[in-house]
RNA sequence: GGAGUCGUCCAGACAGUCGCGCUGCCGCAAGGCAUCGAGGAAAGUCCGGGCUCCGCAGGGCAGGGUGCCAGGUAACGCCUGGGCGGCGCGAGCCGACGGAAAGUGCAACAGAAAACAUACCGCCCAAGACGCCCGGCAACGGGCGGACGGUAAGGUUGAAAUGGUGCGGUAAGAGCGCACCGCGCCGGUGGCAACACUCGGCGGCACGGCAAACCCCACCCGGAGCAAGACCAAAUAGGGACGCAACAGGCGUGGCCCGCGCUGCGUCCGGGUAGGUCGCUCGAGCGAUGCGGUGACGCAUCGCCUAGAGGAAUGACUGUCGCGGCGGCGCAAGCCGUCGAACAGAACCCGGCUUAUCGGGCGACUCUCCGC
Numbered sequence: 001g002g003a004g005u006c007g008u009c010c011a012g013a014c015a016g017u018c019g020c021g022c023u024g025c026c027g028c029a030a031g032g033c034a035u036c037g038a039g040g041a042a043a044g045u046c047c048g049g050g051c052u053c054c055g056c057a058g059g060g061c062a063g064g065g066u067g068c069c070a071g072g073u074a075a076c077g078c079c080u081g082g083g084c085g086g087c088g089c090g091a092g093c094c095g096a097c098g099g100a101a102a103g104u105g106c107a108a109c110a111g112a113a114a115a116c117a118u119a120c121c122g123c124c125c126a127a128g129a130c131g132c133c134c135g136g137c138a139a140c141g142g143g144c145g146g147a148c149g150g151u152a153a154g155g156u157u158g159a160a161a162u163g164g165u166g167c168g169g170u171a172a173g174a175g176c177g178c179a180c181c182g183c184g185c186c187g188g189u190g191g192c193a194a195c196a197c198u199c200g201g202c203g204g205c206a207c208g209g210c211a212a213a214c215c216c217c218a219c220c221c222g223g224a225g226c227a228a229g230a231c232c233a234a235a236u237a238g239g240g241a242c243g244c245a246a247c248a249g250g251c252g253u254g255g256c257c258c259g260c261g262c263u264g265c266g267u268c269c270g271g272g273u274a275g276g277u278c279g280c281u282c283g284a285g286c287g288a289u290g291c292g293g294u295g296a297c298g299c300a301u302c303g304c305c306u307a308g309a310g311g312a313a314u315g316a317c318u319g320u321c322g323c324g325g326c327g328g329c330g331c332a333a334g335c336c337g338u339c340g341a342a343c344a345g346a347a348c349c350c351g352g353c354u355u356a357u358c359g360g361g362c363g364a365c366u367c368u369c370c371g372c
Base pairs, nucleotide, nucleotide: 001368002367003366004365005364006363007362008361009360010359012321013320014319015318016317017316018315020037021036023034024033025032026031039343043354044353046352047351048350049349050348051225052224053223054222063221064220065219066218067217068082069081070080071079072078083097084095085094086093087092098216099215103214104213105210106209120155121154122151123150124149130145131144132143133142134141135140163181164180165179166178167177168176182205183203184202185201186200187199188197189196190195229278230277231276232275239269240268241267242266243265244264249263250262251261252260253259285304286303287302288301289300290299291298292297323340324339325338326337327336328335329334
């Protein structure tokens, strides 16, 4: 110099003009003044909690979830550290990673065969059987042959095929025997554990795969959600109590009468609705320092207050500076011109995860090339 890995942070700054919103103050009002005014994801609503109401003695069933080990935490499916497996030269990255010797089930196509055994091509005729030929009176002997015999080395199929390599062995073969490797079981050692071992013994090898199939095992889970919920409370129409009227009166229709239709009056109380208030943002909060811990994190001290809101404000333009890309000039430092600056948008609150995101900064580390 090049290529990369991990972690963390920022998300332009200042000024001017015009605007928007909450709250407070002033004003009869119109309006004015002041303070404050989004995010790292405010998003998806996928997990976990707080809070609220309902339900609930306790336990079980059903249903759902989680799934190597240890720790962190309010809790988690999150995080940290470790183990194992896979990938990468490496820094590192990825993993639903309990159980398949309890049972049930599945495996398209291909293939001989997909789980309990089997044999398509191939290989082999040693024994037995059979056929043919030769010899023999016969019993039988010799030769040849292939399979209704032997074999599972080699080939073929598949995502997956019954340990691997070598030597021996054989008719051909085969853990059939042996050596090494692998595997299983028991023990020992180390580790809290998962697990590891260059340790010892036993076993020729039994027990193929799938549990994001049912299932088994262990652990966890009551439901609904701020439109939760609490309080105050009109008009109108119902309800209740008391008092007063009562067969009359009132109201409507109609010019009027008859007729027809409707109907007690007053006071108080209570529930619901509109509306209002609270819930509402001081909280598992943020920052700094110190201490403990490998770390996630915890503890202590000091400091800070940071939208609370209703279907919803948080913006636009100009200038200067800063940042990045491109082009030009210049030996160079640099200068000039031009373009660009994302994703997005609080609505009860937190912890996570995931997804989106123009660019840039910092720290730790890896590989490689060159020079000294």
This is a predicted structure of a 372-nucleotide RNA (Bacterial RNase P class A) from a Candidatus Saccharimonadia bacterium. The sequence is in RNAcentral, with records from ENA. Model confidence (mean pLDDT): 77 of 100. Taxonomically the source falls in Candidatus Saccharimonadia (Bacteria, Bacteria candidate phyla, Candidatus Saccharimonadota). The gene name in the source record is rnpB. Rfam family: Bacterial RNase P class A. It is annotated as a ribozyme.